[in-house]
Notes
The prediction has a mean pLDDT of 82. A computed fold for a 72-nucleotide RNA from Nonomuraea recticatena, annotated as transfer RNA. Its Rfam family is "tRNA". NCBI's taxonomy places the organism under Bacteria, Actinomycetes, Streptosporangiales, Streptosporangiaceae, Nonomuraea.
RNA sequence: GCCGGUCUAGCUCAAUGGGAGAGCACCUGUCUUACAAACAGGACGUUCGAGGUUCGAUCCCUCGGAUCGGUA
Numbered sequence: 001g002c003c004g005g006u007c008u009a010g011c012u013c014a015a016u017g018g019g020a021g022a023g024c025a026c027c028u029g030u031c032u033u034a035c036a037a038a039c040a041g042g043a044c045g046u047u048c049g050a051g052g053u054u055c056g057a058u059c060c061c062u063c064g065g066a067u068c069g070g071u072a
């Protein structure tokens, strides 16, 4: 240089066109002498960026960025 994968919550990942969810972590409460565990509740997102297609985009297309791998 060329080819391909990935990018979504603090972290690890779902969601294959109808307005984004789980686990862990975090906060509050119950329980405990206290902590942890358990249970109940809560908060948390410019879905990497910019365009395009569409009535509607995390999802499809184009360009860029980051990262991982392959290749001479």
Base pairs, nucleotide, nucleotide: 001071002070003069004068005067006066007065010024011023012022013021018055026042027041028040029039030038048064049063050062051061052060